Notes: The part of an RNA shown here (small-subunit ribosomal RNA, 5' domain) has 483 nucleotides and comes from an uncultured Alphaproteobacteria bacterium. RNAcentral holds the full RNA, with entries from ENA and SILVA.

Context: one part of a larger RNA
RNA sequence: GCGAACGCUGGCGGCAGGCUUAACACAUGCAAGUCGAAGGUGAAGCUAGAGCUUGCUCUAGUGGAAACUGGCGGACGGGUGAGUAACGCGUAGGGAUGUGCCUUUGAGUACGGAAUAACCGUUGGAAACGACGGCUAAUACCGUAUACGCCCCCAGGGGGAAAGCUCCGGCGCUCAAAGAGCAACCUGCGUCCGAUUAGCUUGUUGGUGAGGUAAUGGCUCACCAAGGCUGCGAUCGGUAGCUGGUCUGAGAGGAUGGUCAGCCACACUGGGACUGAGACACGGCCCAGACUCCUACGGGAGGCAGCAGUGGGGAAUAUUGGACAAUGGGGGCAACCCUGAUCCAGCCAUGCCGCGUGAGUGAAGAAGGCCUUAGGGUUGUAAAGCUCUUUCAGCAGGGAAGAUGAUGACGGUACCUGCAGAAGAAGCCCCGGCUAACUCCGUGCCAGCAGCCGCGGUAAUACGGAGGGGGCUAGCGUUGCUC
Numbered sequence: 001g002c003g004a005a006c007g008c009u010g011g012c013g014g015c016a017g018g019c020u021u022a023a024c025a026c027a028u029g030c031a032a033g034u035c036g037a038a039g040g041u042g043a044a045g046c047u048a049g050a051g052c053u054u055g056c057u058c059u060a061g062u063g064g065a066a067a068c069u070g071g072c073g074g075a076c077g078g079g080u081g082a083g084u085a086a087c088g089c090g091u092a093g094g095g096a097u098g099u100g101c102c103u104u105u106g107a108g109u110a111c112g113g114a115a116u117a118a119c120c121g122u123u124g125g126a127a128a129c130g131a132c133g134g135c136u137a138a139u140a141c142c143g144u145a146u147a148c149g150c151c152c153c154c155a156g157g158g159g160g161a162a163a164g165c166u167c168c169g170g171c172g173c174u175c176a177a178a179g180a181g182c183a184a185c186c187u188g189c190g191u192c193c194g195a196u197u198a199g200c201u202u203g204u205u206g207g208u209g210a211g212g213u214a215a216u217g218g219c220u221c222a223c224c225a226a227g228g229c230u231g232c233g234a235u236c237g238g239u240a241g242c243u244g245g246u247c248u249g250a251g252a253g254g255a256u257g258g259u260c261a262g263c264c265a266c267a268c269u270g271g272g273a274c275u276g277a278g279a280c281a282c283g284g285c286c287c288a289g290a291c292u293c294c295u296a297c298g299g300g301a302g303g304c305a306g307c308a309g310u311g312g313g314g315a316a317u318a319u320u321g322g323a324c325a326a327u328g329g330g331g332g333c334a335a336c337c338c339u340g341a342u343c344c345a346g347c348c349a350u351g352c353c354g355c356g357u358g359a360g361u362g363a364a365g366a367a368g369g370c371c372u373u374a375g376g377g378u379u380g381u382a383a384a385g386c387u388c389u390u391u392c393a394g395c396a397g398g399g400a401a402g403a404u405g406a407u408g409a410c411g412g413u414a415c416c417u418g419c420a421g422a423a424g425a426a427g428c429c430c431c432g433g434c435u436a437a438c439u440c441c442g443u444g445c446c447a448g449c450a451g452c453c454g455c456g457g458u459a460a461u462a463c464g465g466a467g468g469g470g471g472c473u474a475g476c477g478u479u480g481c482u483c
Stems, first nucleotide, its partner, number of pairs: 001481002004479005011355006017348002019313001024311003028308003033072003038069002045062007079266003088191007097183003102179008110144004119134006150159003164171002192238003199229003204226008241263004245256004268289005291302004319345001321344003327341001328339004358388004368379004392424001394419005402410001427472005432453003438467005448455002
């Protein structure tokens, strides 16, 4: 010094921190949606009318739920540290790249077409989920036209786009160029232990050509060459996320990487791709495996290392809380919706900091305790008594900032005012030396103490108790770890 734990004790507040172990298994709820100003459809309810079996049906209007097509987002945010000794990280550079949203600039937004979900009908299945037929829209899909700039080229030429909606204010769409931010790749240097690991390597090392990628490259492949790494430690084994930092130290150094921030990796285990500007994708898909659950035994469902919470493990680590008020994020023109990010509250002396548990006076040096040479000494101004004060806690009243116009979870909180009364608030460890603090009794190598030296066998300042003393103080000791 600590993300601590344990023992005894415990008044208040502020700020921070809180599964270091089983990357063990998870009940339940919530954690990613949103857009009707892209589109078709249109439930309940309400209004009116009709039929009438008198409480139902039909029609029209209104109304907009839920689902569906489509767009954007779900690649961010949040978690964890398993793996990784590596261009993973840190730092300094490089050239062969991509880029949704945003900004700037130039040009355009013309004409057509065929489907399909929803829906309706039939139908399979226990369910999950389907099958067939029919209807329909679009900013979904396809074609044609056009092309400043764009792409290909044998330099003749060839190829390639769009989407509309509207409250008429706007919001969009396409192509191209640039910017910003972001992302990918490459390189120098740095980055733990073991030689009781000394040799390792065949896509291996290089070349030519091709494929592949956004892009360089054995990244992959065919052929050719036989190289490449290594005692300046290759290979192998062990351990480990890295950094800014943190702790310690005069420094050099040593140790460490929890909270916060940057990067990386992972998402039940292993593999794979799809979509997309971006993933090989925590709350997406497919396959395999282990496990759990449902089943009508044919077949299905699931993944808390998100926030709470449960079991288990453990010396040990919290609420199945409130709010979107603020900050930020997604969608939307907006209104707004969503947001366990976040902001708050709850629990815990886990830590740091602050405050309190009273102040003054008070000698008959009271009583009691302890010691005693029996005179006295000490506890000790300590108490009582007297005179005061009221912080904190309590009660009552007022009551914010945080919010540029509206909107406050926190919260009747902070804070202010008033009231009552010393009132509700002290412990823990130690006293042989190191090391600050001594006597009596008990015990008798017993019971016990102990960090080291060592104490205890009848006068123990070292064990146990008491009185007294020393230290720290809402803490004090012990244990563990680090310098």